[in-house]
């Protein structure tokens, strides 16, 4: 080093309480599935939700839409701990 043996330390998924939200989610506290960036970053795609908006219906509840969500879906951007073989 675009690489991951060890060893110190570190984040935590599903679940479940209690909060916040229209919902996705999201905080927190417990609890670890896993993670060498599961550090920050919504820039490009992906997913996901649809308040509000626009259409449709009108014994109707649908259908489009992101400004919202996710970086523990992928890639790009910044930044980093340790260090054995190669």
């Nucleotide at each position: 080093c675009g690489c991951g043996a060890a060893a110190u330390g570190g984040c935590a998924a599903a679940c479940g309480g209690c909060c916040c939200g229209a919902a996705a989610g999201g905080g927190u506290c417990g609890g670890a599935c896993g993670c060498a960036a599961a550090g920050c970053u919504a820039c490009g795609g992906g997913u996901c939700u649809a308040a509000g908006g626009c259409c449709a219906a009108a014994g109707u509840g649908g259908g489009c839409u992101a400004u919202g969500a996710u970086c523990g879906c992928c890639g790009g951007g910044c930044u980093g701990c340790c260090g054995a073989a190669g």
Molecule: c-di-GMP-I-GGC riboswitch aptamer
Organism: Bacillota bacterium